[in-house]
Molecule: transfer RNA
Organism: Candidatus Cloacimonadota bacterium
């Protein structure tokens, strides 16, 4: 250089045929405790890497740039 994967919440990840973006850990708040853990309940958290394009509508289709990680060379 070239091929192929991947990018969604603080973490790890889901998301089906294009149609209101979600899970669990985690946090924060309250009950529970003598207190801590754990348990219950409630609750905040998003530029769906980025720009562009199709499309009445894009995390999802399409081209381009980043980065990661693999494979040829």
């Nucleotide at each position: 250089g070239g091929g192929u994967g991947a990018u969604u919440a603080g973490c790890u990840c889901a998301g089906c045929u294009g149609g209101u973006a979600g899970a669990g850990c985690a946090c924060a708040u309250g009950c529970c405790u003598u207190g801590c853990a754990a348990g219950c309940a409630u609750g905040g958290g998003g530029u769906c890497a980025g720009c562009g394009g199709u499309u009445c509508g894009a995390a999802u289709c399409c081209g381009c740039u980043a980065u990661c990680a693999u494979c040829c060379a």